A computed fold for a 90-nucleotide RNA from an Actinomycetota bacterium, annotated as c-di-GMP-I riboswitch aptamer. The coordinates come from a structure-prediction model, not an experiment, and the mean pLDDT is 85. Rfam family: c-di-GMP-I riboswitch aptamer. Rfam's curators write: GEMM was predicted in a large-scale screen for bacterial structured RNA regulatory elements. The RNAcentral record of the sequence draws on Rfam.
């Protein structure tokens, strides 16, 4: 360093959905609730992906608006990466 087999304590987190709050939205927070997770702990100022489009720009229309692009917004339970943690023939 690789492969196989076995053991493993106390536990931890919390998807969808419901209620409330918040936000332009995505989403977030709190309570309930468990789909799952050996990092489903932390980092969005490490890289990529995805979601939203307030503001901005363009086009159309003009009574109003519609529509395209774009994060500075969001997502760590999308992936890679970094840091930390429990158990274990360690």
């Nucleotide at each position: 360093a690789u492969a196989u087999u076995g053991u493993a304590u106390g536990g931890g987190c919390a998807a969808a959905c419901c209620u409330g709050u918040u936000u332009a939205a995505a989403g977030a927070c709190a309570g309930g609730g468990a789909c799952g997770c050996a990092a489903a702990g932390c980092c969005a100022u490490a890289g990529g992906g995805u979601c939203u489009a307030a503001g901005g720009u363009a086009c159309u229309g003009a009574u109003a608006a519609g529509c395209a692009c774009u994060a500075u917004g969001a997502u760590a339970g999308c992936c890679u990466g970094g840091c930390u943690g429990c158990c274990g023939c360690a």